The RNA shown here (transfer RNA) has 73 nucleotides and comes from a Candidatus Woesearchaeota archaeon. The source organism's lineage runs through Archaea, Nanobdellati and Candidatus Woesearchaeota. Rfam family: tRNA. It is annotated as a transfer RNA.
[in-house]
RNA sequence: GCCUCUGUAGCUCAGUUGGUAGAGCAUCGCUUUCAUGCGGCGAGGGUCGAGGGUUCGAAUCCCUUCGGAGGCA
Numbered sequence: 001g002c003c004u005c006u007g008u009a010g011c012u013c014a015g016u017u018g019g020u021a022g023a024g025c026a027u028c029g030c031u032u033u034c035a036u037g038c039g040g041c042g043a044g045g046g047u048c049g050a051g052g053g054u055u056c057g058a059a060u061c062c063c064u065u066c067g068g069a070g071g072c073a
Stems, first nucleotide, its partner, number of pairs: 001072007010025004019056001027043005049065005
């Protein structure tokens, strides 16, 4: 330098033939217990790396750009 993959909640990830973002763990509250833990119920938390474009509508399609991983030279 070129090619491929990847970036979504505190962490690990899901969500693709475009339709108003989810799970597990963690955190907090309630319940249970003499108490802790486990179990049960609930809550908070992300405008999807950044900017722009297409569209009635974009995490998803297009362009630019930044970070990470791998491959070729």